[in-house]
Context: one part of a larger RNA
RNA sequence: GGCAUAUGGUGGAUGCCUUGGCACUAAUAGGCGAUGAAGGACGUGGCUACCUGCGAAAAGCCUCGGAUAGACGGUAACAGUCUUUGACCCGUGGAUCUCCGAAUUGGACAACCAAUCCAGAGUAAUAUCUGGAUAUACUUUGCUGAAUAAAUAGGCAAAGUAAGCUAACGAAGGGAACUGAAACAUCUAAGUACCUUUUGGAAAAUAAAACAAUAGUGAUUUCCGAAGUAGCGGCGAGCGAAAUGGAAACAGCCUAAACCUUGUGAUAUGUAAUAGACUGCAAUCGUUGUAUCACAGGUGUUGUGGGACUUUAAGGUAAAUUUGCAGUAUACCAAAGAGUUACAAAUUUUAGAAUUAAUUGAAUGGCUUGGAAAGGUCAACCAUAGACGGUGAAAGUCCGGUAAGUGAAAAUUCUAGAACUCUUUAAAGUAUCCCGAGUACCGCGGAGCACGUGGAAUUCUGCGGGAAUCUGCCAGAACCAUCUGGUAAGGCUAAAUACUAAUUAGUGACCGAUAGUGAACAAGUACCGUGAGGGAAAGGUGAAAAGUACUCCUAACAGGAGGGUGAAAUAGAACCUGAAACCAUAUGCCU
Numbered sequence: 001g002g003c004a005u006a007u008g009g010u011g012g013a014u015g016c017c018u019u020g021g022c023a024c025u026a027a028u029a030g031g032c033g034a035u036g037a038a039g040g041a042c043g044u045g046g047c048u049a050c051c052u053g054c055g056a057a058a059a060g061c062c063u064c065g066g067a068u069a070g071a072c073g074g075u076a077a078c079a080g081u082c083u084u085u086g087a088c089c090c091g092u093g094g095a096u097c098u099c100c101g102a103a104u105u106g107g108a109c110a111a112c113c114a115a116u117c118c119a120g121a122g123u124a125a126u127a128u129c130u131g132g133a134u135a136u137a138c139u140u141u142g143c144u145g146a147a148u149a150a151a152u153a154g155g156c157a158a159a160g161u162a163a164g165c166u167a168a169c170g171a172a173g174g175g176a177a178c179u180g181a182a183a184c185a186u187c188u189a190a191g192u193a194c195c196u197u198u199u200g201g202a203a204a205a206u207a208a209a210a211c212a213a214u215a216g217u218g219a220u221u222u223c224c225g226a227a228g229u230a231g232c233g234g235c236g237a238g239c240g241a242a243a244u245g246g247a248a249a250c251a252g253c254c255u256a257a258a259c260c261u262u263g264u265g266a267u268a269u270g271u272a273a274u275a276g277a278c279u280g281c282a283a284u285c286g287u288u289g290u291a292u293c294a295c296a297g298g299u300g301u302u303g304u305g306g307g308a309c310u311u312u313a314a315g316g317u318a319a320a321u322u323u324g325c326a327g328u329a330u331a332c333c334a335a336a337g338a339g340u341u342a343c344a345a346a347u348u349u350u351a352g353a354a355u356u357a358a359u360u361g362a363a364u365g366g367c368u369u370g371g372a373a374a375g376g377u378c379a380a381c382c383a384u385a386g387a388c389g390g391u392g393a394a395a396g397u398c399c400g401g402u403a404a405g406u407g408a409a410a411a412u413u414c415u416a417g418a419a420c421u422c423u424u425u426a427a428a429g430u431a432u433c434c435c436g437a438g439u440a441c442c443g444c445g446g447a448g449c450a451c452g453u454g455g456a457a458u459u460c461u462g463c464g465g466g467a468a469u470c471u472g473c474c475a476g477a478a479c480c481a482u483c484u485g486g487u488a489a490g491g492c493u494a495a496a497u498a499c500u501a502a503u504u505a506g507u508g509a510c511c512g513a514u515a516g517u518g519a520a521c522a523a524g525u526a527c528c529g530u531g532a533g534g535g536a537a538a539g540g541u542g543a544a545a546a547g548u549a550c551u552c553c554u555a556a557c558a559g560g561a562g563g564g565u566g567a568a569a570u571a572g573a574a575c576c577u578g579a580a581a582c583c584a585u586a587u588g589c590c591u
Base pairs, nucleotide, nucleotide: 001590002589003588004587005586006585007584008583009582015576016540017539020511021510022508023507024506025505026504027503028502029500030499031165032164039100040099041098042055043054044053046078050074051073061094062093064091065090066089070082071081072080105114106113107112115134116133117132118131119130120129121128136162137161138160139159140158141157142156143155144154169200170198171197172196173195174194180187184234210217211216221248222247223246224245231239232238252492253491254490255436259298260297261296263295264294265293266292267291268290269289276285277284278327279326280325281324282323283322303470305435306434307433308432309429310428311427312426313425315333316332317331318330335424336423337422338421339420347419348418349417350416351415352414353413354412355411356410358406359405360404364379365378366377367376368375380397381396382386388400389399390398441465442464443463444462445461446460447459472487473486474485475484476483527534528533547575550562551561552560553559
């Protein structure tokens, strides 16, 4: 020095475990914010570095309800307190809530600085302190008010609204490239990623100027399917429908115009009362009228075209604003119907249900092994409960619970009823009037439709041109005819559909500490970077601290030997198990 065996050290693999994650399901909720949010800074404890809670009323204050013997967070000890006159704890409601932050009195390098006015405290008076107000934009109203007479602009004040944050889903406006085409330019990737604006709990779409085809359907949306079909395509790569059919869910409405006028305003016009005062008759009055325009109200809303208009008829009662009589508009009652989520809109009450604390809740003992029984064994019991978790090993009957019941002073929500509110007919005629205009449509240039300009319809529109009103107009894939379907150029509309930051309950042939979130631990922490940003490592004594009294060695806050605890200390805090590399010691063999 090597090999072997044994015993140790080092090291932290493996096994077992789980407080943490991951994915999904069913419900809830789908927002918070000038009554100051989200997110922070700084404080706050008897002693307090961090986390948590809270805010100068500061690990807390009040009320109501629940619950019951202990409590003063993680977190021990010391000191000191609270509590059956109900503490601590759980839930509803309330009070307080520094400073920054949309940040809003002005400023600023966020958490700081400096003001004005009013009221109060304070001072001899200033100072100082406390409370309130003081940003901007828009809308409405009021007061003022230029050049410039009326007016307008502008100014001032009050009230209301907005702003900022937030995971995905939605709509709209913009909009790539890598890539594929085995190169690349049309094309593709893709209207994707990304940017901006913005809504809602969903959004968007939606009540046929639709499809279809000689038969019919009857708003929209989503799914299955038609179908990788018809088509599009340097006919390359690739892209890629629709109708019929089956399902989910179903809901329809309001306006513009024509016409009317007891409304309001503006302009013009008018004085013979032959205009007018709801209509008729009679009387009476005299700035009330008439025409046009605008606003408001009524009417009206459709494609077997509809409506206006004209005529006829209408449950009951009352009936005009100059007067009397009659009528009518209109009002009330009755009948029928409808309603707060479109088609109008506000609130109360009753009953029930749900959520936010809770609560009742069955049934086992002996012996045995062991440190410990829930194991083994013998004999019982409950079960609308043999889910799960814990307890010194493996428990239906030990504990918490579970099945099944019960429960709310307060707050919130939903359902149903009532109150309440709203609405109201039919026929005939077809002369006249209306039926959404710089629109439809056409040309040029583009976009979007599965469809790349093509024979290219349908949709949108930058430029130019530019109709018709039902004997009208549009569509049926160039275009024309016939036929068929529809009625554009105004608007609203639940459900079926999409998503899950958050809450509740649960599930897993998901992970088990190099895994699973980056994060099971003081984790978006330590640390790195000027910054945007990047971003870790790190879990396990024991059933219980019973965490080693006392003695000794000593180079003395280290480490160890006895001794004690414990089932175990080679479980001693560098603590479960404790592999390998690596390092020693002892013994044997070889050199």

The part of an RNA shown here (large-subunit ribosomal RNA, domain I) has 591 nucleotides and comes from an Ignavibacteria bacterium. It was read from a public genome assembly.